This is a predicted complex of two RNAs, RNase P RNA and transfer RNA, with 403 nucleotides together.
Its mean pLDDT, the model's own confidence on a scale to 100, is 76.
RNA sequence: GAGGUGGCCGGAUGGUCGCGGGUGGCGGGGUGACCCGCCAUUCGAGGAAAGUCCGAGCACCACGACGCGGGGUAGCGGGUAACUCCCGUCCACCGCAAGGUGAGGACCAGCGCCACAGAGACGAGUCGGCCGAGGCUUUCGAGCCCGGUCGGGUGAAACGGGCAAGCUCUACCUGGUGCAAGGCCAAAUAGGAGGGCAUGUGUGGCGUGAGCUGCACAGGGGUGCGUCGCUCCGCCUUCGGGUCGGCCGCAAGAGGCGUCGGGCGACCGGCGUCCCAGAUGGAUGACCAUCCCCGCACUGCGGGACAGAACUCGGCUUACAGGCCACCUC
RNA sequence: GCCGGAGUAGCUCAGCUGGUAGAGCAGCUGAUUUGUAAUCAGCUGGUCGGGGGUUCGAUUCCCUUCUCCGGCU
Numbered sequence: 001g002a003g004g005u006g007g008c009c010g011g012a013u014g015g016u017c018g019c020g021g022g023u024g025g026c027g028g029g030g031u032g033a034c035c036c037g038c039c040a041u042u043c044g045a046g047g048a049a050a051g052u053c054c055g056a057g058c059a060c061c062a063c064g065a066c067g068c069g070g071g072g073u074a075g076c077g078g079g080u081a082a083c084u085c086c087c088g089u090c091c092a093c094c095g096c097a098a099g100g101u102g103a104g105g106a107c108c109a110g111c112g113c114c115a116c117a118g119a120g121a122c123g124a125g126u127c128g129g130c131c132g133a134g135g136c137u138u139u140c141g142a143g144c145c146c147g148g149u150c151g152g153g154u155g156a157a158a159c160g161g162g163c164a165a166g167c168u169c170u171a172c173c174u175g176g177u178g179c180a181a182g183g184c185c186a187a188a189u190a191g192g193a194g195g196g197c198a199u200g201u202g203u204g205g206c207g208u209g210a211g212c213u214g215c216a217c218a219g220g221g222g223u224g225c226g227u228c229g230c231u232c233c234g235c236c237u238u239c240g241g242g243u244c245g246g247c248c249g250c251a252a253g254a255g256g257c258g259u260c261g262g263g264c265g266a267c268c269g270g271c272g273u274c275c276c277a278g279a280u281g282g283a284u285g286a287c288c289a290u291c292c293c294c295g296c297a298c299u300g301c302g303g304g305a306c307a308g309a310a311c312u313c314g315g316c317u318u319a320c321a322g323g324c325c326a327c328c329u330c
Numbered sequence: 331g332c333c334g335g336a337g338u339a340g341c342u343c344a345g346c347u348g349g350u351a352g353a354g355c356a357g358c359u360g361a362u363u364u365g366u367a368a369u370c371a372g373c374u375g376g377u378c379g380g381g382g383g384u385u386c387g388a389u390u391c392c393c394u395u396c397u398c399c400g401g402c403u
Stems, first nucleotide, its partner, number of pairs: 001330009011291007019044011046306001050317002053315005058178004063229006070174005075089005090104001091102004105169002110167002112163003126152007134145004182248004192239006200217007219233004255274008292304005331402007340355004349386001357373005379395005
């Protein structure tokens, strides 16, 4: 100097004003659910908050078992709550190397495709040489057939193959829908107008009767489909109307940080410590000063990347001005 | 949040069952006509939205990314 791998920062401090949450205190509003104001104090966007590509936690469906279908994964071993993720290792390819990528099971279970070129691309088989005491013919020079073997040209590939990111087969995994999930309080309307299916059968008890009730069978519904079980007694559908408002879910976690031990590593365990956003017409801002970095026409001016939480977490992918650290290779 | 579809010549669209990209309109040239239009003949014009991968070969198969359109809630 050029490259590779991993980690980190990506503005800081002070002041003034303005926002949202928690806690404590004081006060107020409302029919109610509940809400609001002031004071004090404290906390308040990311490494990707993004894409929604995977996995899960959680919630609901009333579900359970078996099977099918659909979907997914794919060397081997490990990590993890789980995963298509991560680690180690084998093999293949790229790179001088450090390293990087991999969709890496099966082509004799079956089917399919391989254009053009070439004689020929799966029932094969062109040309040439050599060998055979093979067969036939012979004008005795040789010719033809058969068998074996080595080569040429075409092409990515020529009895031997490639393609499964061709269909498929094998092994394993997998219910569906998703916080706009789902609950609570409370309010309002139209107990609206249609269509279709269906409820029935048998039997027992009560009852004057209308009817009520038990059992069995049948029928329909139960978050992919089928069967069985279980359970419910109605189910499907078109048009139209109402749902003012408030609260929960909502952040203490598969959590962060430090340290010790185990392990090549991913990671696991022990001890200690901390609470670091919870909005909902959607807060986390504006101004000033100083400092930092970069540029310039220089005592001043301009600029400072990608980009904003909406249930949470583990990954992957993509975007990123400028910069720092460690190790490794040439 | 969930589920689908599209991107190809200047424009509108085919091709996607893998074999090296087409049609119409537009544009240019020539012919014809007194001249124009029409008509006839010919010609030009394409990183198939971008990137990566599989394969001998990718518009087509797979992954990722950008833009646009639609449906449900």

Overview
It holds a member of the Rfam family "Bacterial RNase P class A". Rfam describes the family as follows. Ribonuclease P (RNase P) is a ubiquitous endoribonuclease, found in archaea, bacteria and eukarya as well as chloroplasts and mitochondria. It is annotated as a ribozyme.